[in-house]
RNA sequence: CGGGGUGUGGUUUAACGGUAGAAUGCACGGCUGGGGGCCGUGCGGUCAGAGUUCAAUUCUCUGCACCCCGA
Numbered sequence: 001c002g003g004g005g006u007g008u009g010g011u012u013u014a015a016c017g018g019u020a021g022a023a024u025g026c027a028c029g030g031c032u033g034g035g036g037g038c039c040g041u042g043c044g045g046u047c048a049g050a051g052u053u054c055a056a057u058u059c060u061c062u063g064c065a066c067c068c069c070g071a
Stems, first nucleotide, its partner, number of pairs: 001070007010024004018054001025043007047063005
């Protein structure tokens, strides 16, 4: 420099173009004499910008970060 792939709560991972969910974590509460464990409630996210669309996590383009291949 060229080509390809990935980007979603703190972490891991889902989501036909139509309400962004789960596990874990964290906070609070309950059961227990306490711990552990279990249960309930809550907190927290779509890499950035533009385009298409009634509607974009999803499709298109550009950029950024990481990974792979080639030179």
RNAcentral holds the sequence, with entries from ENA. A computed fold for a 71-nucleotide RNA from a Candidatus Collierbacteria bacterium, annotated as transfer RNA. The prediction has a mean pLDDT of 82. Rfam family: tRNA. The family's RNA type in Rfam is transfer RNA.